[in-house]
Context: one part of a larger RNA
Molecule: large-subunit ribosomal RNA, domain IV
Organism: terrestrial metagenome
RNA sequence: UCUAGGCGAGGGAACUCGGCAAAUUAGCCCUGUAACUUCGGGAUAAGGGGUGCCAGCGAUGAAAAUAGCUGGUCGCAGUGACAAGGGAACUCCGACUGUUUAGUAAAAACAUAGGUCGCUGCUAGUUCGAAAGGAUGUGUAUAGCGGCUGAAGCCUGCCCAGUGACGGCAUCUGAAACUCUGUUUCAACGGAGCGAAGGACCGUUAAACGGCGGGGGUAACUAUGACCCUCUUAAGGUAGCGUAAUACCUUGCCGCUUAAUUGGCGGCUUGCAUGAAGGCCCAACGAGAGUUCCACUGUCCCCGCCUGGAAGCUA
Numbered sequence: 001u002c003u004a005g006g007c008g009a010g011g012g013a014a015c016u017c018g019g020c021a022a023a024u025u026a027g028c029c030c031u032g033u034a035a036c037u038u039c040g041g042g043a044u045a046a047g048g049g050g051u052g053c054c055a056g057c058g059a060u061g062a063a064a065a066u067a068g069c070u071g072g073u074c075g076c077a078g079u080g081a082c083a084a085g086g087g088a089a090c091u092c093c094g095a096c097u098g099u100u101u102a103g104u105a106a107a108a109a110c111a112u113a114g115g116u117c118g119c120u121g122c123u124a125g126u127u128c129g130a131a132a133g134g135a136u137g138u139g140u141a142u143a144g145c146g147g148c149u150g151a152a153g154c155c156u157g158c159c160c161a162g163u164g165a166c167g168g169c170a171u172c173u174g175a176a177a178c179u180c181u182g183u184u185u186c187a188a189c190g191g192a193g194c195g196a197a198g199g200a201c202c203g204u205u206a207a208a209c210g211g212c213g214g215g216g217g218u219a220a221c222u223a224u225g226a227c228c229c230u231c232u233u234a235a236g237g238u239a240g241c242g243u244a245a246u247a248c249c250u251u252g253c254c255g256c257u258u259a260a261u262u263g264g265c266g267g268c269u270u271g272c273a274u275g276a277a278g279g280c281c282c283a284a285c286g287a288g289a290g291u292u293c294c295a296c297u298g299u300c301c302c303c304g305c306c307u308g309g310a311a312g313c314u315a
Base pairs, nucleotide, nucleotide: 001310002309003308004307005306006305007304008303010301011300014299019296027051028050029049030048031047036041038151052073053072054071055070056069057068059066060065074078086294087293088292089291090290091289092288093286094285098110099109114149115148116147117146118145119144120143125136126135127134128133153280154279155278157212158211159210162209163208164205165204166203167202168201171200172199173198178193179192180191181190182189213231214230215229216228217227240274241271252268253267254266255265256264257263
């Protein structure tokens, strides 16, 4: 010096990206327990008190024993070692338990119950196989398969013009084959007819792929614009939420928190470029992300000492 531990005056996060690490708390008994809530929870919430040993007593019990009362007694300390939750508050995300990158990622990713759409009437649909044959299934639409979403609660707006899917179909188009026919005959070739799927055409469909405007004017201060005009679209973004895990400008503006805050939270919101299978909200849960407070501490002020081990040095 490194490494594994132990202790530390006063201060107590001033350290640092960040309380990382460490410290605190801890068992059992009694007491007591908030917001919120899906009424189950939250909850060991939080907070407070007790805890050893000895003697006596009565209670329950068949006993073992259990709980208790009274008194005494020792220590700094009685769950005396070991073992053994730190707590509280706000927000984001994901409902939850679960799963995952064996060996850099455990998560907000995947899954999930639930929701919804599509296919399928069984010799089904989906699927493996060249076939025979097999799986779903010795199941039968309260079933099976496939897609999307992701508990519950409140809801899920408008657009079928484009792409797709499904259906229809008077007519048009539409290959070969077939029929008729032409070139004096045959073949080849040409013409006409017939006419499938598909397409044109018509309709339905967005929890299918997807999409959801611009300009001008207007109220008796100003500002704003319920209102009006106009261009234009398939329709012009509804309810919600909103400077957001989405906001460029941006450290937006206001308030709270701090001595001081590009942070956090609550509002406002003209949203560069939110928005409905997804949006909003949300109790419980989380080795998830951000912020604050209390307790606690060698993280720090600022280092010191001690106990092991290693390197190194000397022999």